Predicted 3D model of a 145-nucleotide RNA (FMN riboswitch aptamer (RFN element)) from Mesobacillus harenae. The source organism's lineage runs through Bacteria, Bacillati, Bacillota, Bacillaceae and Mesobacillus.

Formats: sequence, structure tokens, C1' cells
RNA sequence: AUAUUCCUUCGGGGUCAGGUGAAAUUCCUAACCGGCGGUGAUGAAGCUACGCUUCUUAGUCCGUGACCCGUUUACUUUUAGUUAAACGGUGGAUCUGGUGUAAUUCCGGAGCCGACAGUUAAAGUCUGGAUGGGAGAAGGGAAAU
Repeated sequence: AUAUUCCUUCGGGGUCAGGUGAAAUUCCUAACCGGCGGUGAUGAAGCUACGCUUCUUAGUCCGUGACCCGUUUACUUUUAGUUAAACGGUGGAUCUGGUGUAAUUCCGGAGCCGACAGUUAAAGUCUGGAUGGGAGAAGGGAAAU
């Protein structure tokens, strides 16, 4: 240094202000938010230094997680349970102008999207499952090459 494996820690944000109403942070006006990995022409720093290295740049591109549905295996108190592991399915949204060799990523403008259950009234933002799970991130250990 490489791949493998184990352990620990970390690992999601947001309705100001008003309108209607018996009732709405759920409707209307308006406000606010953007998980994780990749890509990347942005930005920054370093280096005897004109090209390379490092850090950094997408809610809407590529992939992926939570939620929901199912299959298989194991387990049990077996026409069932839904606990564990593995796997499968479902799962939203962008155009336009500019620059340029090159941009759905940069700059300008205007859009659009957001699980399930609950609720005096319909929820991306409230409450709940959840002191859960998790893509993954960081650190440490083991043995091998």
C1' cells in the first nucleotide's frame, strides 16, 4: 500500500406573517427545508510552478437509504406468527438564456418535487412508529499478500 474481516463512534432539515372557518402550522396567500455515494468546466490552497496534487461544487443527471409490498431460508406456540438473515418489487421532480471545445452540475431567470399512519379540515415542515432502522462516514484492531 492492497483486498478481507472484526470493533467503536457518528449518521435529516424545515410553515415567519396573514386570509377563510365552529375547527386548518393540513385549505388559500406567503414562508421555509434539501439524507448518502458517484460524476463534475466552480471556488480555494499547495508545489521550482503553466501543469500536477489536495480540499471543495447537483433536492430535480447516474446510483442508493428510510417507508410500503412480497419471496426464500432459519426459528416458534405451524392453514399461523412476522423475529432474524438474504433477495426481489414499488418508490418524486428542470426547463430556459449566457459563457464555452465541452455544462440538465457554473452564472442569470422562471419552474417543479417530496413515504406511511394520525388529526375537530386535505400535512415535504405538526404528532407517531422512531431512545428504531439506515445508505454511508470517521477512527481503531486482527491476520494475509